Predicted 3D model of a 73-nucleotide RNA (transfer RNA) from Volvocales sp. NrCl902. The source organism's lineage runs through Eukaryota, Viridiplantae, Chlorophyta, core chlorophytes and Chlamydomonadales. The RNAcentral record of the sequence draws on ENA. Its mean pLDDT, the model's own confidence on a scale to 100, is 81. Its Rfam family is "tRNA".
[in-house]
RNA sequence: GGGAAUAUAGCUUAGUUGGUAGAGCACCGCCCUUGCAAGGCGGGGGUCGCAGGUUCGAGCCCUGUUAUUUCCA
Numbered sequence: 001g002g003g004a005a006u007a008u009a010g011c012u013u014a015g016u017u018g019g020u021a022g023a024g025c026a027c028c029g030c031c032c033u034u035g036c037a038a039g040g041c042g043g044g045g046g047u048c049g050c051a052g053g054u055u056c057g058a059g060c061c062c063u064g065u066u067a068u069u070u071c072c073a
Stems, first nucleotide, its partner, number of pairs: 001072007010025004019056001027043005049065005
């Protein structure tokens, strides 16, 4: 220098053909307990790496760009 993959909640991640952004763990509250843990119920937390474009509508499609990993030279 050229190619590929990945980027979504604090962490690990799902998201099918473009149509209300989800789960587990963690965190907070309540129940249970003499108390703690476990268990049960409920709750908060997301500009989907960043910037544009297409579209009535984008996590998803297109372009550029950043970071990480990887292949070739």